Predicted 3D model of a 277-nucleotide part of an RNA (large-subunit ribosomal RNA, domain VI) from a Candidatus Aenigmatarchaeota archaeon.
It was read from a public genome assembly.
Taxonomically the source falls in Candidatus Aenigmatarchaeota (Archaea, Nanobdellati).

[in-house]
Context: one part of a larger RNA
RNA sequence: UGCGGACGAACUGAGGGGAAAAUGCAUCAAGUACGAAAGGAACGAUGCGUUGUGGCCUCUGGUCUAUCAGUUGUGGAAGCAUUGCUGAGUAGCUAUGCCAUUGCGAAUAAGGGCUGAAAGCAUCUAAGCCCGAAGUCGCUCCUAAAAAGAGUUCGUCAUUCUCCAAGACGAUUGGUAACUUUCGUGGAGGGGAGGAGAGCCCGGUAGACUACCGGUUUGAUAGGACCGGGGUGUAAGUAUCAAGGCAACGAGAUAUUCAGCCCACGGUUACUAAAAG
Numbered sequence: 001u002g003c004g005g006a007c008g009a010a011c012u013g014a015g016g017g018g019a020a021a022a023u024g025c026a027u028c029a030a031g032u033a034c035g036a037a038a039g040g041a042a043c044g045a046u047g048c049g050u051u052g053u054g055g056c057c058u059c060u061g062g063u064c065u066a067u068c069a070g071u072u073g074u075g076g077a078a079g080c081a082u083u084g085c086u087g088a089g090u091a092g093c094u095a096u097g098c099c100a101u102u103g104c105g106a107a108u109a110a111g112g113g114c115u116g117a118a119a120g121c122a123u124c125u126a127a128g129c130c131c132g133a134a135g136u137c138g139c140u141c142c143u144a145a146a147a148a149g150a151g152u153u154c155g156u157c158a159u160u161c162u163c164c165a166a167g168a169c170g171a172u173u174g175g176u177a178a179c180u181u182u183c184g185u186g187g188a189g190g191g192g193a194g195g196a197g198a199g200c201c202c203g204g205u206a207g208a209c210u211a212c213c214g215g216u217u218u219g220a221u222a223g224g225a226c227c228g229g230g231g232u233g234u235a236a237g238u239a240u241c242a243a244g245g246c247a248a249c250g251a252g253a254u255a256u257u258c259a260g261c262c263c264a265c266g267g268u269u270a271c272u273a274a275a276a277g
Base pairs, nucleotide, nucleotide: 005157006156007155008154009153010152011151015143016142017141021051022050023049024048025047026046027045028044034039052101053100054099055098056097060095061094062093063092067088068087069086070085071084072081073080074079103139104138105137106136111131112130113129114128160193161192162191163190164189168185169184170183171182174179200277201215202214203213204212221273222272223271224269225268226267227266228265229263230262231261232260237256238255239254240253241252244249
């Protein structure tokens, strides 16, 4: 784009996809059934694992080019030097960490049977019928009205109102006529009003763009401020001490100081921006 108006909400499910599960050990049953003994099950129930799959970040770790501290070179600051290097590290993202993980039904295979003739018997088979698998199919899971036979239900709005009006047609005035006056029918086209929703705007549970989700003053959507919770690890300045030293000076230590600096997290608060349109 289409789905004979637009938008919102809830569905159906033709069709498509998946392997979403696979498996081990132990305990009970039970020293039971069975067996002379030696030995020694199963049906069923429970627990714990391994592999795979899906999700998550409370814990354990990893990373963390937000951040904090130490430190070298560049005369000082900033910057730069792989993030300059080093040590930590929140949110986020992650696995080696945590959570979940299968059952029900149908038709069958080998096989086991029922009834039963051909063949007065017998026979699971010839007619007919019942069971039966880690296999097959379906449900449970995901997706799916572009399924052109383009689906269903509900709601809101629109499809409206008004003004001007060409050409055409009918009647009519004047005219010999071409034509012309007025009225009516109808109305190309144009203007105005109204109008759900969307966009422009603030954002992120979303994201390549788009889309999706939330908010837009009847507001906590983002930023700021404050508080909480965290990271780093005790700022600057000042005071005292300090190996020495004639003195000048003096690395460093202690106190002020669980300081200073910073935050992607949570809460509160309309201060700023979501105004008007």